[in-house]
Formats: sequence, structure tokens, C1' cells
RNA sequence: GCCCAGAUAGCUCAGUUGGUAGAGCACACCCUUGGUAAGGGUGAGGUCGUCGGUUCGAAUCCGAUUCUGGGCUCCA
Repeated sequence: GCCCAGAUAGCUCAGUUGGUAGAGCACACCCUUGGUAAGGGUGAGGUCGUCGGUUCGAAUCCGAUUCUGGGCUCCA
């Protein structure tokens, strides 16, 4: 330099045909207990990497770009 995959909650990851962004764990509170753990309930937590475009409407489609991981750039 080229190719492929990925970036979504604190962490690990979903998200179907473009139509109000979700789960588990963690965290806070409550229930339960004599008190913990476990269990149950509720809640908080998001510029969907960035910028632009298309569209009535974009995490999703298109272009550019940043970062992460992998592969290739071979042999004589």
C1' cells in the first nucleotide's frame, strides 16, 4: 500500500424489510432474611466511531475518514 471483518449502555453483545434503540452482567433503590449470600422487582445509564449525502424518516442505504483485529504484498 491492497483486501476482509468490526466500532451500539461501565463490560460482553443483539438489533429482521429504513419507522420511538435492546438483553445479560455490573451499578442504585426496594422486597425477602435475625443479618448476609442467593432469588425477585423497579430504576438510572446511549452524540449507535466521526463528517457529509439520499429520504417524510437513517444504528440500518451511499460516499469520505479515524481507530481496532485479521489476511496479502509469494517461490525460482
Predicted 3D model of a 76-nucleotide RNA (transfer RNA) from a Verrucomicrobiota bacterium. Rfam family: tRNA. Rfam links the family to the GO term triplet codon-amino acid adaptor activity. The family's RNA type in Rfam is transfer RNA. Rfam describes the family as follows. Transfer RNA (tRNA) molecules are approximately 80 nucleotides in length.